The prediction has a mean pLDDT of 88. Large-subunit ribosomal RNA, domain IV from Desulfocucumis palustris, 356 nucleotides, folded computationally. The full RNA is in RNAcentral, with records from Rfam and SILVA.
Context: one part of a larger RNA
RNA sequence: CCCUCGUUAAGGAACUCGGCAAAAUAACCCCGUAACUUCGGGAGAAGGGGUACUCCGUUAUCGUGAAGGUAAAACUACUGGAGCGAGAAGGAGUCGCAGAGAAAAGGCCCAAGCGACUGUUUACCAAAAACACAGGUCCCUGCUAAAUCGGAAGAUGACGUAUAGGGGCUGACGCCUGCCCGGUGCCGGAAGGUUAAGGGGAGAGUUCAGGGAGCAAUCCUGAAGAUUUGAACCGAAGCCCCGGUAAACGGCGGCCGUAACUAUAACGGUCCUAAGGUAGCGAAAUUCCUUGUCGGGUAAGUUCCGACCCGCACGAAAGGCGUAACGAUUUGGGCACUGUCUCAACGAGGGGCUCG
Numbered sequence: 001c002c003c004u005c006g007u008u009a010a011g012g013a014a015c016u017c018g019g020c021a022a023a024a025u026a027a028c029c030c031c032g033u034a035a036c037u038u039c040g041g042g043a044g045a046a047g048g049g050g051u052a053c054u055c056c057g058u059u060a061u062c063g064u065g066a067a068g069g070u071a072a073a074a075c076u077a078c079u080g081g082a083g084c085g086a087g088a089a090g091g092a093g094u095c096g097c098a099g100a101g102a103a104a105a106g107g108c109c110c111a112a113g114c115g116a117c118u119g120u121u122u123a124c125c126a127a128a129a130a131c132a133c134a135g136g137u138c139c140c141u142g143c144u145a146a147a148u149c150g151g152a153a154g155a156u157g158a159c160g161u162a163u164a165g166g167g168g169c170u171g172a173c174g175c176c177u178g179c180c181c182g183g184u185g186c187c188g189g190a191a192g193g194u195u196a197a198g199g200g201g202a203g204a205g206u207u208c209a210g211g212g213a214g215c216a217a218u219c220c221u222g223a224a225g226a227u228u229u230g231a232a233c234c235g236a237a238g239c240c241c242c243g244g245u246a247a248a249c250g251g252c253g254g255c256c257g258u259a260a261c262u263a264u265a266a267c268g269g270u271c272c273u274a275a276g277g278u279a280g281c282g283a284a285a286u287u288c289c290u291u292g293u294c295g296g297g298u299a300a301g302u303u304c305c306g307a308c309c310c311g312c313a314c315g316a317a318a319g320g321c322g323u324a325a326c327g328a329u330u331u332g333g334g335c336a337c338u339g340u341c342u343c344a345a346c347g348a349g350g351g352g353c354u355c356g
Stems, first nucleotide, its partner, number of pairs: 001351008010342002014340001019337001027051005036041001038172001052094005061086004068079004095099001107335007114327002119131002135170007147156003173322004178252003183249002185245005192240003198234002203229005210221004253271005280314001281311001292308005
């Protein structure tokens, strides 16, 4: 010097990102317990008091219930209280600094965020506000179901049958869930447009018998066949088109003016749009400017709580706003308590160090 412990004057969070760590609380009995609440809770809320031993005393009382007795044919019923076990409250007294005498055994309260809850998770840096969850809603599926695995056979679904099965989103409960179908998707429609293979063959090319020209090479013409090509026309779904649909993917404006102080604008004008954000909430797990402004708490508060609304860039099942209970959750405050600190000291054990 390090590790693991113990104790500490006065103060008591001044430490620190943060009470991290430590301390404190702790058992049983009694008293007594608030807001809020889904009436179950919250509650061991909080906050107090008691606790040893001796005697009254084999206490009161409670549990069990023998012998015996009565009734009865019997089963059994009633009575009876022995023995055994448990055991307060109260009174009187005794001892100590201290009686749950050691050990083991909740710290608590207030406010806010998130998630309803119990659960699940990154085996080995994250346990959470992430996942799941009952509940809600939408879509698919009529059974050889849809969906999934598999070149297939086959299997799962399911020896189930729409109160069933699969998929998506949301996530208890309460109050609610506004407007937009122009785009994309899905569903429905079939008149018209477009449209493949295929059908169809108008027409054209090549080859070439023959015919014609030429001294010849060759050129012109050209039936049948073969071959190459090929227009019109007939051809579905799809797309275009017509509707529906947002708890489908998604979206939910700008400028200018106006009231008898000022300010502001219920009001008006204008442009654009499919429609221009409703309720509720709001400097928020979302606010850049920003330590916004005001109020509270502190002597002093970039955090916190309550408001305001100028929402850079909340907003209604990628749900909105509340919410009792719950949480090894996050944030702020307080009581208690302490070597966290002012500021360090002493002690114990084990290392380090020296010798061997």
NCBI's taxonomy places the organism under Bacteria, Bacillota, Eubacteriales, Desulfocucumaceae, Desulfocucumis.